[in-house]
This is a predicted structure of a 1474-nucleotide RNA (small-subunit ribosomal RNA) from an uncultured prokaryote. The sequence is in RNAcentral, with records from ENA. The prediction has a mean pLDDT of 84.

């Protein structure tokens, strides 16, 4: 530091997802030890028990009981303990510490100040003082009320309790008088005096108290400037409210209160209102800036069962103090009490979750005491959690037979693995025992069997957990079979899952490992540092103009910003350095440095800003020119359309892809003339013009707005921008009233379709037009905000202006409009002085897709709707721009028997034949659009064969291997359908080193054979197809950021990426051609079996013979055809056209030959293999059946419908094969298939073998025939172990259907087509099939518009499994989340109004009263009591808000194979969208 993930690839955008870090965690599985830290995040929910705040006898006064002795009159006394327990008054302390963080969004925190506006007990300094009277109280006694809690009467008593009085500074006010306002003693000591018999008392001194004053110290209180979370779908909010004035309160300033008076005060710099929230130091992430958080330690706040309320106090509006009122709990004798764990511990509850009702005051701290000392759950320890950090260990060495054993395996081995055993050694831990610290100054030690040594014992007591498709470090093998499951994100799994489970092995960490949750990173995905808006999301529809916010030049002052020293502050703690201390570390402990920011002060003056002055470049302005559909009003004219009238005229007019509906004999349409309305302005008309946008176009009046363009008076920065305002804003739309020719939503009708609420036509309202009010949106687009400066050109073009010029133009300049294009910018397309280039300045506006511009709330509007604007929930993509493809009911160019022109066919019939279905015990099995169907099968009676059935065999029909036995092998008999069995008899081979061996039979055992069993979607290899179509790649080089593009494109030409020019290419390969076969002509050479021309010889004839090598064949080998020559087009060029020679002429026919690839094509049944499966069967053997079944449906043939023909007689001509288990000839038999026979032939000799159509003659006469042969009945014949199922063929007899064949469809371009027949594989025997061969031989091709198929080039494209794509919307179902909604219920909260407890206050006419005053009557002061304000809870009434729920209801979302339809992507088949 980056990675996966949107595509077939690619660049970008943009979301998602991951990899670090952290935690007060929790769960799962695990689990030696130690040190440190940390442990209720929720129910601020209830508590049950304990214990957490008391001390002080040196402030007072009382003062026991039990129990010991003692003594009695037995009732009791006294004496110790003992002035001791132990309550009371009195002091001080309880306002500390210790716990929560509910409320709080506030001067409540945090930071720097103010307090000339205040307090402060104990502490301290200081100086002054501490006289002198009085009166009660509790405790305690007696009485008494109550269940208790707890009171009530009388009477007794002290004080450092209370009271009066005296002295009296300081203070307070400008300044005088005058007023006011203190006390308390008391231990203990020591020493002295006095007295006294002692106890003491009284004085002084001294200590420690008091009082009042001044001051430090710490400690609080008020104020004030700056900071301090979300929401504007909270914009107004305030009546004590802002302000004076008197007055009253506080310690203290103040509307803090209270009476007048005024009307002000906040608020877009967010008041008010509503959600959340303790706040800082820090923590945690980050490079940083920042985000997130505020457990544990420290600092501040707040709260203490909820609410108000005072009192006592220095200090509380008081966690363990009081009073009320409330809800709970709990006691009760029912009358009335009691009670607050958010203190430690602990309990219940809640939760996913958080601990011991422990020791101890030894140390620190704190209260109280003179002071021992008491109290301290503060604290200091220990206990339980692996909840965190840190550190330790679980042993180390040696040890290859690489043991055993697991797993895997090409069976050979490989790994676990030096790992284990073994053998040798340590002992960190551990177990036992011993000793034994700091912590502590003299004394005290919970901790504590403490840490730590030290001895002995013994490898002994100790390892998991999550991952191994990728990101991500780590792979096998079984099991499982879109099932089980897995998954963070992509994504696995549907029979060979490195992705599910188990195993083995590996990898990462480690007493922990994973997992969840959170939060900071990645995250420049809210961009300050740091990001954008032509097309990704994203410029406001356009102006004007407030408030902001930015602003030319030059001089001068200021000193707010900025800048730079210095001074406080920024608590400790933590980060961070340095150094020490626990054996390291964690941990502590010492010292340092840092520390944003606030704040004082002293300086500078460049720059912003303030102010003073002055300028003219910015901007404005007179007068001057000038082009414009700018705009706003009235007038006015011509052309068409339409409607009316008239004239003339007939039958159709209209309309369309073709109709039809309408119109039209009641006269239409077409024409001709006249009036009539209404709306719009052709040509001119231009990437021309004008305007801020929307938008403006006959001609003309009046008014009016901006801009240009030259020379320039005048003002002097007056300028850009512009949140909110306010204005203009196209259709459509709404209201009120007009108009209404054409048009033309809705509607109606005709067509169109499967339907057609459409497109196409005929009608046709609203509306389109004006006045006037309104809406307030558009793909209001340049998808581009406004201003400004800067930064090459060229070409055009409006409009002004100069200049040269006779004209025609040229040349400079300016505003403005358009095209090209350098730099540079851009993801790319592109923009490119009219910037998307470089910059300022200001405004709007975006942050993944849907959801959704959509609910809800405001506001506006008559409505229709606008404007503003969320979430839930769902998806991991959604998108932009390029690429290659592929596709189109685009587009150009070209081919192909592709269509056209022709010829014949198929579909009709009858049979063959393969398929499909159906049937069957089986009808084995593949093959299925072209590219399956006379196909695997080149040949199913049995074999074949695989299927059925039924009878058997199990190491086996077949192979290797080991044992024993035998040659092998033949021959008969008997059972059986056979297989098999079971019997008898013949036979003894071959090599030899004499041991045996080798092939061969039978037996046995067991390793194993066997399988046409599954998978052709694991697979080889073979085939099909597209397509014999002209393609398809490479290197190297250029270009792009990249997919990739160039070359392979263009312009000609070709059969062809053929070739030729051109050209950032240049070159190569694989196809094409050719090279190879075989055919057409010629030479040569050989001359059997073939051949016979001359020459002999023979025959009835025949190369039959001699002989011959010419010629015909034969098969070897050469020639030849190259656009090589002419002429013409073409570019001069490949070419092409015609032509000439030639046996052939432009590839001369034909064959083989098939380029990268495509079709998950076919083939596990030619063959071969991988997994699976079966193993007395799924193997193998035999018999018989079956593949040959037939209501039907299709493919391919075949013979026919006849006269171009049947039929009969005669007669000609071929090729190419094939033959020894064969071909078979002459002869003879049969009507005939065939039979006897067996000449020749291992074949240019011999045979298969008569070649047919053809040609000659003759008959048939258009007839279901003398056409057709199908079907059947009789006889045969052949092969063959056998023709029932189930064979060909012959003979007689039979004489079906058929008389040229609907829709649709095939084949073929010359020796072909159609026709004629012969031959061959297979084969015992069965072709109408299928390869082959030759006779005889046509007809058309204008052309390329349509169909189909290809090929290039382009274009579009929302397809990429690529149009058999892709998609969209209703309805159906199921789930989820949401709005509406009659209402219901809850909770906050305003205003009004009733109420009014404790309680401060005020007020007092009843009551009651020790101190003081008193003329003794009283009074002064007090308490009670009743009253008035004020108030908490409480209620009534109507408002706002929130969240819950709710019958029905709207849309949304999501869900492998539900329904209509096809809306969009290609001209998506009506271009598409707003």
């Nucleotide at each position: 530091a980056g990675a996966g993930u949107u595509u077939g690839a690619u660049c970008c955008u943009g979301g998602c997802u991951c990899a670090g870090g952290a935690c007060g965690a929790a769960c799962g599985c695990u689990g030696g030890c130690g040190g440190u830290a940390u442990g209720c995040c929720u129910a601020a929910c209830a508590c049950a028990u304990g214990c957490a705040a008391g001390u002080c006898g040196a402030a007072c006064g009382c003062g026991a009981a039990a129990g010991c002795c003692c003594c009695u009159u037995c009732g009791g006394g006294g004496g110790c303990c003992g002035g001791u327990a132990g309550a009371g008054u009195g002091g001080c302390g309880c306002a500390c510490g210790g716990g929560u963080g509910a409320g709080u969004a506030a001067c409540g925190c945090g930071u720097a100040g103010a307090u000339a506006a205040u307090c402060u007990a104990c502490c301290u300094c200081c100086g002054a003082g501490u006289c002198u009277g009085g009166g009660a109280u509790a405790a305690c006694c007696u009485u008494u009320c109550g269940a208790a809690a707890g009171g009530a009467a009388g009477g007794c008593u002290a004080a450092u309790a209370c009271c009066g009085g005296a002295u009296a500074a300081c203070a307070a006010u400008g300044c005088a008088u005058g007023a006011c306002a203190c006390a308390a003693g008391u231990u203990g000591u020591a020493u002295a005096u006095u007295u006294g018999a002692a106890a003491g008392c009284u004085u002084u001194a001294u200590g420690u108290g008091c009082u009042g004053a001044a001051g430090g110290a710490u400690g609080a209180g008020u104020c004030u400037g700056c900071g301090u979370c979300c929401c504007a779908u909270u914009a107004g909010c305030u009546a004590g409210u802002u302000g004076g004035u008197g007055g009253g309160g506080u310690a203290a300033g103040a509307g803090c209160c209270u009476a007048c008076c005024a009307a002000g005060g906040c608020g877009a710099c967010g008041a008010u209102g509503g959600u959340u929230a303790g706040c800082g130091g820090g923590u945690c992430u980050g490079a940083g800036a920042g985000g997130a958080c505020g457990a544990u330690c420290c600092g501040c706040c707040a709260c203490a069962c909820u609410g108000g309320a005072a009192c006592u106090g220095a200090g509380a509006u008081a966690c363990g103090g009081u009073c009320c009122a409330g809800a709970c709990u709990c006691c009760u004798a029912c009358g009335g009490g009691a009670g607050g764990c958010a203190g430690c511990a602990g309990u219940g509850g809640g939760g996913a979750a958080u601990c011991u009702u422990g020791c101890g005051c030894a140390a620190u701290g704190g209260a109280c005491g003179a002071a021992a000392g008491u109290c301290u759950g503060a604290c200091g320890c220990a206990g339980c959690a692996a909840u965190g950090c840190c550190g330790c260990g679980u042993g180390a060495g040696u040890g290859a037979a690489g043991a055993a054993g697991g797993c895997c395996u090409u069976a050979g081995g490989g790994u676990c693995g030096u790992a284990a055993a073994g053998c040798u050694c340590u002992u960190u831990u551990c177990u036992a025992a011993g000793g034994g610290a700091a912590g502590a100054u003299a004394a005290u030690g919970a901790c504590g069997g403490u840490a730590c040594c030290u001895u002995a014992g013994g490898a002994a007591u100790a390892a998991g957990c999550a991952c191994c498709g990728g990101c991500u470090a780590a792979c096998u093998a079984c099991g499982u079979g879109c099932c089980a499951g897995c998954a963070g994100c992509c994504g696995c799994g549907g029979u060979a899952a490195u992705a599910c489970g188990u195993a083995g092995g590996g990898u990462g960490c480690a007493a922990g490992c994973g997992u969840u949750g959170u939060u900071c990173g990645g995250a420049a995905u809210c961009a300050c540092u740091g990001g954008g808006c032509g097309u990704a999301a994203a410029g406001g529809g356009c102006g004007u103009g407030u408030a902001g916010g930015c602003g030319g030049a030059u001089c001068g002052a200021u000193a707010a910003g900025c800048u730079a020293g210095a001074g406080g502050u920024g608590a400790a703690a933590g980060c961070c350095c340095g150094g020490g201390g626990c054996u390291c570390a964690a941990c502590c402990c010492c010292g340092g440095a840092a520390u944003a920011g606030c704040u004082u002060u002293c300086g500078a003056a460049a720059c912003u800003a303030c102010u003073a002055a002055u300028c003219u470049a910015g901007a404005g302005a007179g007068g001057g020119u000038c082009a414009g559909g700018g705009g706003c009003c009235g007038g006015c004219a011509g052309a068409a359309u339409u409607c009316c009238c008239g004239g003339a005229g007939u039958a159709g007019c209209g309309g369309u892809g073709a109709a039809a509906u309408g119109c039209g004999u009641a006269g239409a349409u077409a024409u001709c003339g006249g009036a009539a309305g209404g709306a719009a302005c052709a040509c001119c008309a231009g990437u021309g013009g004008c305007g801020a946008a929307g938008g403006c176009g006959g001609c003309u009046u009046u008014c009016u707005g901006g801009a240009c363009c030259a020379a320039u008076a005048c003002u002097g920065a007056c300028a850009c921008u512009g949140a909110g305002g306010c204005g203009c804003g196209a259709a459509a739309g709404c209201g009120u009233g007009g108009g209404g020719a054409g048009c033309a939503a809705a509607c109606a009708g005709g067509a169109u379709u499967a339907g057609a609420u459409a497109c196409c036509c005929u009608g046709g309202u609203a509306g389109u037009c004006c006045a006037c009010g309104c809406c307030c949106u558009a793909a209001a687009c340049g998808a581009u905000g406004a201003g400004a400066a800067c930064u090459a050109g060229c070409c055009g073009u409006u409009g002004g202006g100069g200049g040269u010029a006779u004209c025609a133009a040229c040349c400079c300049u300016u505003c403005g409009u358009g095209g090209c294009g350098c730099a540079g910018c851009u993801a790319a397309c592109g923009c490119g002085u009219u910037a998307a280039g470089u910059u300022c300045u200001c405004c709007g506006c975006c942050u993944g897709g849907g959801g959704a511009g959509u609910a809800c709330g405001g506001c506006c509007g008559c409505a229709a709707g606008g404007c503003u604007a969320a979430a839930a929930c769902u998806c991991a993509a959604a998108g932009g721009a390029a690429u290659u493809g592929a596709c189109g009911g685009g587009g150009g160019c070209c081919c192909g028997c592709a269509c056209a022109a022709g010829c014949g066919g198929u579909g009709g019939a009858g049979c063959a034949u393969g398929u499909g279905g159906u049937u069957u015990a089986a009808u084995u099995c593949g093959a299925u659009g072209c590219a399956a169907c006379g196909c695997g099968a080149a040949g199913a009676a049995c074999c074949u064969u695989a299927c059925c059935u039924a009878c058997u065999c199990u190491u086996g029909a077949c192979a290797u291997c080991c044992u024993c036995g035998g040659a092998a092998c033949c021959c008969u008999c008997u059972g059986g359908a056979g297989a098999c069995a079971g019997a008898g008899g013949g036979g003894u081979g071959c090599c030899u080193u004499c041991g045996g061996g080798a092939a061969c039979c039978g037996a046995g055992a067991g390793a194993c054979a066997g399988g046409u069993g599954c998978u052709g979607c694991a697979u080889g290899g073979c085939u099909g197809u597209c397509g014999u179509c002209a393609g398809c790649u490479c290197g190297u080089g250029u270009c792009g950021u990249g997919a990739g593009a160039u070359g392979u494109u263009g312009g000609g030409u070709u059969a062809a990426g053929u070739c030729c020019c051109g050209u950032a290419a240049c070159g190569a390969g694989c196809g094409c051609a050719a090279c190879c076969c075989u055919u057409a002509u010629c030479c040569u050479u050989a001359g059997u079996u073939g051949c016979c021309a001359g020459c002999g010889c023979g025959u009835a004839a025949u190369g039959g013979c001699g002989g011959g090598a010419a010629c015909u064949c034969u098969a070897g080998g050469g020639g030849g055809a190259c656009u090589g020559c002419c002429g013409g087009u073409g570019a001069u060029a490949a070419a092409c056209c015609g032509g000439a020679g030639g046996a052939a002429g432009g590839u001369g026919g034909g064959g083989a030959c098939g380029a990268c690839g495509u079709c998950a094509a076919g083939u596990c049944a030619u063959c071969a293999u991988g997994g699976c499966c079966c193993u007395u069967a799924u193997g193998a053997g035999u018999a018989g059946g079956g593949c040959u079944a037939c209501a039907c449906a299709c493919g391919u043939g075949c013979u026919a419908c006849a006269a171009u023909g049947g039929a009969c007689a005669g007669u000609a001509c071929a090729g190419a094969g094939g033959g020894u288990u064969g071909c078979g000839a002459u002869a003879c038999c049969g009507c005939g298939a065939g039979g006897u026979g067996g000449a020749g032939c291992u074949a240019a000799u011999c045979c298969c073998a008569g070649a047919a159509a053809g040609c000659u003659g003759u008959u048939c006469g258009u007839a279901g025939u003398c056409c057709g042969g199908a079907u059947u009945g009789g006889a045969g014949u052949c092969u063959g172990c056998a023709a029932c199922u189930c064979g060909a063929c012959u003979c007689c007899a039979u004489g079906a259907a058929g008389u040229u064949g609907g829709a649709a469809u095939c084949g073929c371009u010359a020796g072909u087509a159609a026709u004629c027949g012969c031959g061959a594989a297979u084969c015992a025997g069965a072709a109408u099939g299928u390869c082959g061969c030759g006779g005889u031989g046509a007809a058309u091709a204008c052309g390329u518009u349509c169909c189909c198929g290809g090929g290039c080039c382009u274009u579009g494209u929302a397809c990429a499994c690529a149009c058999u794509g892709c998609c969209c919307g209703u309805c159906a179902u199921a789930u989820c989340a949401u709005g509406g909604g009659a209402g219901u219920g809850a909770g906050u909260u305003g205003u009004a109004c009733c109420a009014g407890a404790a309680g401060c206050g005020g007020g007092u006419a009843g009551g009651c009263u020790a101190a003081c005053c008193u003329u003794c009557g009283g009074g002064a002061g007090g308490c009670c009591g009743c009253u008035c304000a004020c108030c908490a809870c409480g209620g009534u009434a109507u408002g706002a808000u929130u969240c819950a729920u709710g019958a029905c209801u709207g849309g949304g979302a999501u869900g492998a194979a539900g329904u209509c339809g096809u809306a969009a992507c290609a001209a998506g088949g009506u271009a598409a969208c707003c």